[in-house]
Context: one part of a larger RNA
């Protein structure tokens, strides 16, 4: 000198953009943050209105409504949002393999949907439970569940040709096994349903190559190397088994320790480098701690599930519930980091023919000078020059054109009054920001300057007071009685809504 996710002091007028728990991956009161689908099925209220009938207590019917709501069944919930604990790994980053794989939703292209079953939750009935919940019983329905039939070299064996380095791929023979759902609609058609190809986007494994410090860590390793059989996955593989051999990795740094998410890029820096990975983008990993599987295209799943702990809450003591690293927010730690806002208008997501619902994603407001830019706190005339202050050789400097004083402007700033793009559309309609930017008008200099510095580095001096005190102080270093270096005045000099100071990092 530059940088900063900054903190302190001491000042603080607007705007625009950004950014804002780096410390306890401490523990959390609340509230929200993933549901939609009646055009898959089943069932079905109540308030309240009208009206009849009444022993006046009340019932009946309709509308409210096949609504609310419960439940079965489908997609979604694996995205999106968070956080950096762990990890020196094929975790990343680059280039590449899969003849060893998988793909829901989308799209192309082909073929098909024939016939049957037997249950079941919800509600009814009865029972436990204090609750979270649970049990029996008999009813009922599909796009839910299960047979049967039928299917193409798609699939599995066996087996022929072609092909290839090969086990991909084309073609042939036999045998096996193997699919579907409807629903809307007056129809037309539409949405769907099941088999096979291809794509297109998403992954799953492998492989070179890079990717911190320690040798005061020098030997490491038994599923360990590697076969052979086997199971196991979408898939290779010691992954896992059994059994056989003894073998594998190291000074080209193995094992062990210590730090760390990795990257795109950010800072610095003429570059070479060096430091670092907060916002945004991409990958990985993680969800109160460890383990496990379960459903599914996809998960070993943040707001599913079971076990084990630890902690916190209810509780009739028998036995439960719970999991902010989601957006606010609360204690607590700490130098130190925001509102329990607003809107789904927009862009994006899930559901749905759609209307539309749900979105704390996101899009805006709020706080904070945290940062970066931009802007005012006025502009012109005004004396050889008021008062004052402060210096001083008493003659005068100097603060100074600075105030005062005149005429002027109107950014900001007050009110008045107009007023959007952003919104898409064939046309209406639809805006949270917001009566907000913005324009037009009146009003009036009024409401807006500070910090740090002044011995030398280093840019700017005198006066008083202090008397190795009291303080200063990056470094040299002042300060013991005339201190340009301490404290105040007065002048100066530097920056400027800031300026000092501290960390850190070139």
């Nucleotide at each position: 000198g530059a940088a900063u996710c900054a903190a302190c002091g001491c000042u603080g007028g607007c705007g625009g953009c950004g950014u804002g728990c780096c410390u306890a991956a401490c523990a959390c009161a609340u509230g929200c943050a993933a549901g939609u689908c009646g055009a898959a099925c089943g069932u079905c209220a109540a308030a309240g209105g009208c009206u009849c009938c009444u022993u006046c207590g009340g019932g009946g019917g309709u509308c409210g409504a096949g609504u609310a709501g419960c439940g079965u069944g489908g997609c979604g919930a694996a995205c999106g949002g968070g956080u950096g604990a762990g990890u020196a790994a094929c975790g990343c980053g680059u280039g590449g393999g899969u003849g060893a794989c998988c793909u829901g939703c989308c799209u192309u292209c082909u073929g098909g949907a024939g016939g049957g079953g037997g249950a079941u939750a919800a509600g009814c009935c009865g029972g436990c439970g204090a609750a979270a919940g649970c049990c029996g019983g008999g009813c009922u329905a599909a796009u839910a569940c299960c047979g049967c039939a039928u299917a193409a070299g798609g699939c599995c064996u066996c087996u022929g040709g072609g092909g290839u380095c090969g086990g991909a791929c084309c073609u042939g023979g036999a045998g096996g096994g193997g699919a579907a759902a409807g629903c809307c609609g007056c129809a037309a058609g539409g949405c769907g349903c099941c088999g096979g190809a291809a794509g297109a986007g998403g992954g799953g494994c492998c492989c070179g190559c890079g990717u911190c410090c320690g040798a005061u860590u020098a030997g490491c390793u038994g599923g360990u190397u590697g076969g052979u059989a086997g199971g196991g996955u979408a898939a290779g593989a010691g992954c896992c088994u059994a059994c056989c051999a003894a073998g594998g990795c190291g000074a080209c740094g193995a094992u062990c320790g210590g730090u760390a998410g990795c990257c795109g890029g950010u800072c610095u820096g003429a570059g070479a480098g060096g430091a670092c990975g907060g916002a945004c983008g991409g990958c990985c990993a993680c969800a109160c701690u460890g383990g496990g599987a379960c459903u599914g295209a996809g998960a070993c799943a943040c707001g599913g599930c079971c076990c084990a702990g630890a902690c916190u809450c209810c509780u009739a003591c028998g036995g439960g519930a719970g999991g902010c690293a989601g957006c606010a927010g609360u204690g607590g730690g700490g130098a130190a980091u925001u509102u329990u806002g607003g809107g789904c208008a927009a862009u994006g997501g899930g559901c749905g023919c759609a209307a539309g619902c749900c979105u704390g994603a996101c899009c805006c407001a709020g706080c904070a000078a945290c940062g970066c830019c931009g802007c005012g706190u006025g502009g012109a005339g005004g004396a050889a020059g008021a008062a004052g202050g402060c210096c001083u050789u008493c003659g005068g400097g100097u603060c100074g054109u600075a105030a005062a004083c005149u005429g002027c402007u109107g950014u900001c700033c007050u009110u008045g009054g107009g007023g959007a793009a952003g919104a898409a559309g064939a046309a209406a309609g639809u805006g949270a920001c917001g009566g907000u930017a913005c324009c037009c008008g009146a009003g009036g200099a009024g409401g807006a300057a500070g910090c740090c510095c002044c011995g030398g580095c280093u840019a700017a001096c005198u006066c008083c007071g202090u008397g190795c005190c009291a303080g200063c102080a990056g470094c040299c270093g002042c300060g013991g009685u005339a201190a340009u270096a301490c404290g105040g005045g007065g002048g100066g000099g530097g920056c400027g809504a800031g300026c000092g100071u501290u960390g850190u990092u070139c």